A computed fold for a 352-nucleotide part of an RNA from Methylomicrobium sp., annotated as large-subunit ribosomal RNA, domain IV.

Context: one part of a larger RNA
RNA sequence: CCCUCGUUAAGGAACUCGGCAAAAUGUCCCCGUAACUUCGGGAGAAGGGGAACCCUUUUAGGUGAUUACCCUUGCGGUAUGAGCUAAAGAGGGUCGCAGAAAAGAGGCCCAAGCGACUGUUUACCACAAACACAGGUGCCUGCUAAAGCGAAAGCUGACGUAUAGGUGCUGACACCUGCCCGGUGCUGGAAGGUUAAGAGGAGUGCUUAGAGCAAUCGAAGGUAUGAAUUGAAGCCCCAGUAAACGGCGGCCGUAACUAUAACGGUCCUAAGGUAGCGAAAUUCCUUGUCGGGUAAGUUCCGACCCGCACGAAAGGUGUAACGACUUGGGCACUGUCUCAACGAGGGACCCG
Numbered sequence: 001c002c003c004u005c006g007u008u009a010a011g012g013a014a015c016u017c018g019g020c021a022a023a024a025u026g027u028c029c030c031c032g033u034a035a036c037u038u039c040g041g042g043a044g045a046a047g048g049g050g051a052a053c054c055c056u057u058u059u060a061g062g063u064g065a066u067u068a069c070c071c072u073u074g075c076g077g078u079a080u081g082a083g084c085u086a087a088a089g090a091g092g093g094u095c096g097c098a099g100a101a102a103a104g105a106g107g108c109c110c111a112a113g114c115g116a117c118u119g120u121u122u123a124c125c126a127c128a129a130a131c132a133c134a135g136g137u138g139c140c141u142g143c144u145a146a147a148g149c150g151a152a153a154g155c156u157g158a159c160g161u162a163u164a165g166g167u168g169c170u171g172a173c174a175c176c177u178g179c180c181c182g183g184u185g186c187u188g189g190a191a192g193g194u195u196a197a198g199a200g201g202a203g204u205g206c207u208u209a210g211a212g213c214a215a216u217c218g219a220a221g222g223u224a225u226g227a228a229u230u231g232a233a234g235c236c237c238c239a240g241u242a243a244a245c246g247g248c249g250g251c252c253g254u255a256a257c258u259a260u261a262a263c264g265g266u267c268c269u270a271a272g273g274u275a276g277c278g279a280a281a282u283u284c285c286u287u288g289u290c291g292g293g294u295a296a297g298u299u300c301c302g303a304c305c306c307g308c309a310c311g312a313a314a315g316g317u318g319u320a321a322c323g324a325c326u327u328g329g330g331c332a333c334u335g336u337c338u339c340a341a342c343g344a345g346g347g348a349c350c351c352g
Base pairs, nucleotide, nucleotide: 001347002346003345004344005343006342007341008340010338011337014336019333027051028050029049030048031047036041038172052094053093054092055091056090057089058088061085062084063083067079068078069077070076071074095099107331108330109329110328111327112326113325114323115322119131120130135170136169137168138167139166140165141164147156148155149154173318174317175316176315178248179247180246183245184244185241186240187239188238189237192236193235194234198230199229203225204224205223206222207221210217211216249267250266251265252264253263276310277307288304289303290302291301292300
C1' cells in the first nucleotide's frame, strides 16, 4: 500500500452526477393512526408505551379421580368436580450501563412523472416507462369455415360452430374519443369507355394451271399475313368507409389612452385541430416570466400560453392501489465528508 472487518471527539450529507456505500429501523403485546379512496384499502401509516428474575396472589383454559342419577343396558347420557397442569393479570421485592440483554428480523414521510395491477424480457454490459395483461374496438369466417403447414395425401383450427375461431389496433377503471372520403387502401355497383387469349375472317403477299407477242394478269389449292365484328376480370367511372393508411391553413384591417381584437375583408383547401392538456419523457430561443421551497435552486413543484414541433384507441385527460422504475424535498441516521486516527485478520514486502 491492497482486501475484508471493528471503533471513533465535535459536526451531521458540508461528500457526490446522485446519501453510492455505511449507519439507523427491526421481535411480540398494548395505545394510536392523516390526506386520499375504486370503500377493499391507504396501514406495520405516522407516532408512543411495555418486556428480565424472585415472592405472594387472582383466574381463563387443559386433563379428569370420585360419587350420584337416567334409560333404549351401551365403547350410552347427565351432573359433580379431587389432584395435577397452567396462558394471562395484580401487588411487592432484587440486580446490572443495558432485561425483545446474544444470533436472526421493515428506516419513515411529502410531492411529481411513467406504467393501472400480479406477471414477462435482451442465457454473457439494458429488468425498464419496453412486452404481456383483463377490458375496449375494427375486419374476416355459415363449416369440406376463415386462417396456417404441406407440390400432395393429409394435419392443425376442432372432435370446436359466430357467447366460436382467426387477425389488426388500443390497453384496468372514470369522463370522453371532434372535423375531413380529395389522395392511397378496402367494400359495394354495374350503364358507359378501355382491354387479353380465343372466336372471326374482309383483304393482301408468295406460288402457278391458264391467258397474253410481251410487259403482265391470274381460277382452284397451298402457304404467309390478317381488317371489321365478338370477347371476362381489371382499370377509368359511381358510391360507401377513418378505433382503415392518413390529414386537420395563410394574409390584411378593426374598440373613445395604449395594448389586444369579440368583429370584418380576402385567398386557398377534402377539411382547416374540437374537448382536454400544455416550457411537458414533447419548448429551439430558454436558466421563458411569475409564485413556492433554499442564506443562495440550469433541477423540482404550482401557474401563465408566445404549443420552433401536444391532442383525442400509433388514444386525450384524470386516477385509489401497486413499482429492486425515474425526479425533487424532508425527518431519523451515520467516517460519504470536514480529516483523518487506532485496532483485527488475510495479502503485498523482508528473512529462511